[in-house]
Context: one part of a larger RNA
RNA sequence: GGACGAACGCUGGCGGCGUGCUUAACACAUGCUAGUCGAACGAAGCUGCAGGACGGAUCCCUUCGGGGUGAAGACUUGUAGACUUAGUGGCGGACGGGUGAGUAACGCGUGAGCAACCUGCCCAUAAGAGGGGGACAACAGUUGGAAACGACUGCUAAUACCGCAUAAGACCACGCUACCGCAUGGUAGAGAGGUCAAAGAUUUAUCGCUUAUGGAUGGGCUCGCGUCCCAUUAGGUAGUUGGUGGGGUAACGGCCUACCAAGCCGACGAUCGGUAGCCGGACUGAGAGGUUGAUCGGCCACAUUGGGACUGAGACACGGCCCAGACUCCUACGGGAGGCAGCUGUGGGGAAUAUUGGGCAAUGGGGGAAACCCUGACCCAUCGACGCCGCGUGAGGGAAGAAGGUCUUCGGAUUGUAAACCUCUGUCUUUGGGGACGAUAGUGACUGUACCCAAGGAGGAAGCCACGGCUAACUACGUGCCAGCAGCCGCGGUAAAACGUAGGUGGCAGGCGUUGUCC
Repeated sequence: GGACGAACGCUGGCGGCGUGCUUAACACAUGCUAGUCGAACGAAGCUGCAGGACGGAUCCCUUCGGGGUGAAGACUUGUAGACUUAGUGGCGGACGGGUGAGUAACGCGUGAGCAACCUGCCCAUAAGAGGGGGACAACAGUUGGAAACGACUGCUAAUACCGCAUAAGACCACGCUACCGCAUGGUAGAGAGGUCAAAGAUUUAUCGCUUAUGGAUGGGCUCGCGUCCCAUUAGGUAGUUGGUGGGGUAACGGCCUACCAAGCCGACGAUCGGUAGCCGGACUGAGAGGUUGAUCGGCCACAUUGGGACUGAGACACGGCCCAGACUCCUACGGGAGGCAGCUGUGGGGAAUAUUGGGCAAUGGGGGAAACCCUGACCCAUCGACGCCGCGUGAGGGAAGAAGGUCUUCGGAUUGUAAACCUCUGUCUUUGGGGACGAUAGUGACUGUACCCAAGGAGGAAGCCACGGCUAACUACGUGCCAGCAGCCGCGGUAAAACGUAGGUGGCAGGCGUUGUCC
C1' cells in the first nucleotide's frame, strides 16, 4: 500500500447493486416451511327435482256436529348437479432449504475403469391387458383410557391385495454352434426344462396399466496421482493379510461367517497425537509464491446424543418409524408429548450481525387430464455507511481586502473572494400532475415504484484525522519528567512546532480514524 461477512470512537444528505451470528452443532414460546389427486375407490355432507307416509296454516261450504282444499315445516326413498371432505389408494414427502459438528478419508480435486452394477418420472421401439377370488379401513354397534391412543364384533369399494390363464419376452440352471476379448470371460443364435404380467378412469379428447429392448438423466463401486502440523509419536495390525466353502448385496469385495495358511503396513514416515469439511474460486503479489474457502456454484457429511431397521426406483430418511440417554412439557401418577444446523422470532454467549413483513405477479419445484392447489424455494419490501459505485451539500461576479478571531516587531500579517452584496441554476429536495418494463391472451407482491412534466425556493444536507523525523502540513497560550503522548526513534524537569486548548495549515471526504487478521 491493498484486502475484510469485521468491530469500536466521532460524524452522517440521497440513490443503485450487493451483503449481514465468524461466538454456544447452546436451549427454544408462537406462527408458517409438503402437499396434492373426487378423471382410482366406497361413504358422508350440500343444493335442486320427483315419489311416499306425516303435518296441518289458509280458503270455501256448513244443518255449527262437521266436510272439502291442502301451504310452510321436518322424516324417508329415488335421481341429478357442481362443490366440500375424514378414510382406502396413487404420486411426492430421498428434491428444494439449513449447518460445518464430525471427517486427514477414494472425503475432495483430477484422470481412468466396471467383462462386477442399479436407475421412479421422461423419450423411442415391440408386444399385451382374458377370467376369477378373499379381505381391510371408512361406517355401525359394544367397549377400555384423564389424555395420547386403542380393543372386539359386523358390513363394504377400488388403479389396494391374492391365485389362475396367456409368455412375444425376461430370468434360472443344462448342454451345442459361431464370433470376440482384458485373466476370471463376453456377445449372438437355435434347443428342451422350470419360474414370472397387467387396471382401470373418463366430459370419448385422452390419461393411465403390464412385459421387454434401447436411450437419456441420476447414482453405486474400483484404481493412478495430488491433498496440513508433530519423530519431544517408531513400530503398528488379529477379520488383521491371503485362500477355500457358504451367506449377503443392485454389484465386486473380510462386506459377514466357518475352516486353513501367516501374512500385511512402515524412515519414500506406518501407527499415535493435534488441527481441518474439500474444490471452482477469493485476497495479495511483477511473477514465483503466500494466505484463505463468507456470499454464488459443485461434491461430501450431519439433523437433540448414540444405535437400528422399515417403506420405497431411490433413505438407513432435518419437519417418517423403533430403542436407549440427556433435557423440556402434560398427567387423573397408570402413562403420554417434543426436537428451529428451514423462515421470522426469544433467551443466552459475544466486540458483533436485521422483520414474529408482503406475494406466489415472475423463475423453478410437487400433485393433477385440466381448472387449480401447495411452495418462509424464490421474487420483493424493512433495518444496518457493513462494502462497492454514483450524486449532492451550489455556480459566476464580488477588495472598503468589512466586522470578528488569531498572531504581531503595533507598522501590519493572516483567516480571505472567504463572507456580506449582485446576477443566476435547480442535480438532490418539496408540492402537484402523468406514469411504465418486468406480462406473448389473462394474471403485478414490488407500486402509484422507476421514470417524465410543471411549480417553489440557496433554501433542508460536512465531517474526521493529522501537522518533531519517517510524512504533506506552525504559531500562540496553558502545563512544568506533572498531566499526558507514542507505530519506531522518542517528547514533557519554565519560552514544548511532539502533552492540552485556540487560530492557521495539510490529507481524505459521507465518511474519517483506531483495533484485529492476511499478503
Molecule: small-subunit ribosomal RNA, 5' domain
Organism: uncultured bacterium